[in-house]
RNA sequence: GUCGCUGAAUCGCUGAAUCCGGGACCAGAAUCCCGGAGCGGGGGACCACCAGGGUGGGGUGAACGCGCCGGUCGGCGCGCGGACGAUCUUUCCGUCCGAACCCGUCAGCUAACCUCGCAAGCGUUGAAAGAGGAAUGA
Numbered sequence: 001g002u003c004g005c006u007g008a009a010u011c012g013c014u015g016a017a018u019c020c021g022g023g024a025c026c027a028g029a030a031u032c033c034c035g036g037a038g039c040g041g042g043g044g045a046c047c048a049c050c051a052g053g054g055u056g057g058g059g060u061g062a063a064c065g066c067g068c069c070g071g072u073c074g075g076c077g078c079g080c081g082g083a084c085g086a087u088c089u090u091u092c093c094g095u096c097c098g099a100a101c102c103c104g105u106c107a108g109c110u111a112a113c114c115u116c117g118c119a120a121g122c123g124u125u126g127a128a129a130g131a132g133g134a135a136u137g138a
Stems, first nucleotide, its partner, number of pairs: 011123004018037007038118006047108001056106001057103004064079006080098006087131006
């Protein structure tokens, strides 16, 4: 000097999953309990819809549709949906994802009202135009 691996801090990404106060515990953090703010989800009148289904139906989420291959798992392609490339908007380009879980025969929307969650997992960095901000110099 280069490459790889690991740890910590800062910063950043998906996501609602953050912040504050008090207490237990602790060297501290983490964890647990209570409360608040904020963010997110579900149920729930009027109203709407109408009849008959069990091959039930429904919810969170971008996570779906179609075609082909395949005994199945799954794979490929197209369409469509979603994320990222470190201020914001737009365009182009590039790289990825399209899972998983839950309710339990039950749920259309829904004011009042009721209720639940605040996890988990990771490490990107291209271009142009416009806007905005910061720093430096005069």